This is a predicted structure of a 328-nucleotide part of an RNA (large-subunit ribosomal RNA, domain IV) from Sedimentitalea todarodis. Taxonomically the source falls in Sedimentitalea (Bacteria, Pseudomonadota, Alphaproteobacteria, Rhodobacterales). It matches the Rfam family "Bacterial large subunit ribosomal RNA".
[in-house]
Context: one part of a larger RNA
Parts: sequence; C1' cells; structure tokens
RNA sequence: CGAUGUUGAAGGAACUCGGCAAAAUACCUCCGUAAGUUCGCGAGAAGGAGGCCCAGUUUCUACGCAAGUAUUGGCUGGGGGCACAAACCAGGGGGUGGCGACUGUUUAUUAAAAACACAGGGCUCUGCGAAGUCGCAAGACGACGUAUAGGGUCUGACGCCUGCCCGGUGCCUGAAGGUUAAAAGGAGAGGUGAGAGCCUUGAAUUGAAGCCCAGGUAAACGGCGGCCGUAACUAUAACGGUCCUAAGGUAGCGAAAUUCCUUGUCGGGUAAGUUCCGACCUGCACGAAUGGCGUAACGACUUCCCCGCUGUCUCCAACAUCGACUCA
Repeated sequence: CGAUGUUGAAGGAACUCGGCAAAAUACCUCCGUAAGUUCGCGAGAAGGAGGCCCAGUUUCUACGCAAGUAUUGGCUGGGGGCACAAACCAGGGGGUGGCGACUGUUUAUUAAAAACACAGGGCUCUGCGAAGUCGCAAGACGACGUAUAGGGUCUGACGCCUGCCCGGUGCCUGAAGGUUAAAAGGAGAGGUGAGAGCCUUGAAUUGAAGCCCAGGUAAACGGCGGCCGUAACUAUAACGGUCCUAAGGUAGCGAAAUUCCUUGUCGGGUAAGUUCCGACCUGCACGAAUGGCGUAACGACUUCCCCGCUGUCUCCAACAUCGACUCA
C1' cells in the first nucleotide's frame, strides 16, 4: 500500500450522476392501522407494548374412585445481568409522478426493461378433399377438429371512448364498354409449276385474366391547411372575407419517455431546486386499436421528496486476518 472484516468523538447525505456501498429494520403475542379502491385489497400499512428466572393465586383440557400427574390461560409479588426474540437466523418505512394492468418471458457469456407474452377487443380469410403450411409427388400437419372451429394480422386487463377523409396505394364487387396473348379465321398478295398442286405471307372477324372504367372499403397502408380583417382603453377575436384540399385534427391530453427556442411563465417544496409536483397553452414536431385519456392492485423498472439509519462525507484513525514490502 491492497483485499476482507470489526470499531469510532461531534455532525448525519454536507458524499455522489444517483444514499452506490454500509448501517439500520428483522421473530412471536397483544393493541392499533390512513388516502384510495375493481370492495378482493391497500395491510406485516404506519405506530406502539410485552418476551429471562423464581414464588403465590386462580382457571382450561386429558387421565384417574381419589390423592394427583401432564397441559392451557389470567392475575399478583419478587430476583439478577451491560444486554432476556441475549448466539445464529431474521422486512427499513412513508409520500408523489412516469411506464407497463397483473403472474409470466427475454439478449446462455456487458441490456430483465417501459421490450415480448398475456386474458380481453377488432378486422380478415376458410363450408371441409376448408383456408393456411411442408413436399417434385405420393402424402402429412391443420384435425381423428367443422364457423362458439381453424389460419393471418393489429391492439393489449378494466372504465369512458375511438372523430373527419376513399383523391393516392391496397383489397373487394361489377353478365356493359375500351384495350389485349396464344388460338381460331381466312378476304387477298407473293414465289414456283404446263397444270394439278406445293411453299411463303396475310386484312376483317371471334378471342381470357390483367389494365382502363364504375362503385365500396380506414380497428386496410395512410392523411387530417394558409392568408387578411374585425368588439366603446388596450389586448384578444365568438364573427367576416379569400385561396387551396380527398378531408383540413373532433373528444381527451399537452414544455410531455414527445417542447427546438428553454433553466418558457406562474405556483409548491429548499436558506438556495437546469431535476420534481401542480397549472398555463405560444403542440419547432400529441391525438384517438401504428389506439386516446384515466385507473385500484402489482414491479430486483424509473423520477423527486421525507423519516429512521449510518465512516458516503467533513476527515480520517485504530485493530484483526491474508497478501505486497523489508530482513533472515
């Protein structure tokens, strides 16, 4: 000096990105227990008291004829120790946001999460020799199932809801019409031949799907405006005008896991707060199953605050063990 432990005056998070690490809490019995809530929870909430040994008294239960033996609870008095759940073992707690409903799953070997899954919800395909998947095929799975079933895809408990746009892309429907391949057709034309023929070429016409076309469809892919003026202080604009669009963002939320300017402004908490909580709305660039907004319970998730606690720190010190080091 390092590692692993033990202890520490006064202070008690001043440390630090952050209480990381450590300390503290810890068991049983009794008392007591808030907001919120899906009435199940929250809850071991929180917070408190008792616990060793001896004696007396009273009681329960079992056995016994009884004496009594064993056991259970109550009350009272006393004793010793630094310490009585005497060692080991053995929850720290509370408040408030975010995200995800939950229990689960995951990057074997740097990520356990807000990611995946999930019950629930929707759309869509599929009538059975099903759709779909594997295979060249036979065949197999689906399924010894049959639309309350099976496949695909999105969302993700629950509560309140889920607005407008079908112009583009996709999908679905459409006995008309246009375009259109092979094929059919064969008016004609050419070559050759004495001819019959043979060979080559070939217009009209008929002709599927697809595309064009006409509709539908957004819990399909997706999209959801600009400028100017206006009220008897000012400011603002319920109102008006105009341009464009398929339609111009509804409810709800909003400096947000989204806000650039930005440490926005106001309020709260602190003596002091780029974080946090509550508001405001000027949303650079929220927004409704790529779901929107809430939400009890849950979480080795994450933000901020408080109590307890402490060598994290002010500021380091001592001790133990093992190394390093010095000497032999």